[in-house]
RNA sequence: GCUAGGCUAGCUCAAUUGGCAGAGCAGCUGAUUUGUAAUCAGCAGGUUGCGGGUUCGAUUCCUGUGCCUAGCU
Repeated sequence: GCUAGGCUAGCUCAAUUGGCAGAGCAGCUGAUUUGUAAUCAGCAGGUUGCGGGUUCGAUUCCUGUGCCUAGCU
C1' cells in the first nucleotide's frame, strides 16, 4: 500500500434483505431476611465510532474519515 471483518447502554452482544433502538450481566430503589447472599417487583442508563448524502423515514443503503483484528504484497 491492497483486501476482508468489526465499532450499538458501564461490560458481552442482538436488531429476521429501511418502519417505536433491545436482551443478559452490572448499577439504583423497594419487597423478602435478625443481617448478608440468593430470589421477586420496579427504575435509570444510547448523538448506533465521527462527518456528509439518498429517503416520508437510516443501526441498516451510498460516500469520506478514525480506531481494532486478520490476510496479501